[in-house]
Molecule: transfer RNA
Organism: Aurantimonadaceae bacterium
RNA sequence: GGCAGCGUAGCUCAGCUGGUUAGAGCACCGGACUCAUAACCCGGGGGUCGGCGGUUCAAUUCCGCCCGCUGCUA
Numbered sequence: 001g002g003c004a005g006c007g008u009a010g011c012u013c014a015g016c017u018g019g020u021u022a023g024a025g026c027a028c029c030g031g032a033c034u035c036a037u038a039a040c041c042c043g044g045g046g047g048u049c050g051g052c053g054g055u056u057c058a059a060u061u062c063c064g065c066c067c068g069c070u071g072c073u074a
Base pairs, nucleotide, nucleotide: 001073002072003071004070005069006068007067010026011025012024013023019057028044029043030042031041050066051065052064053063054062
C1' cells in the first nucleotide's frame, strides 16, 4: 500500500433487514438486610450511538469521506 472486521454508558456487549422510550450485565450512588463487611434484594444517576457530509417524512441502523483499533496480505 491492498482487503476485511470493529468503534453504542466507566468496562464487556446487544440492538439489523430505518420508525414505537437507546438497552443488558458488571461497576458507581442511595436504601433494606447484618453486631459489622461481603453476597443476595429494592431503587437511582450516567449516552452529541468515533467525526463530517449525503439519502429519507424519519438514520445507532443505508451510502461516501476522514480518524482510531484489530486481523489477513504484499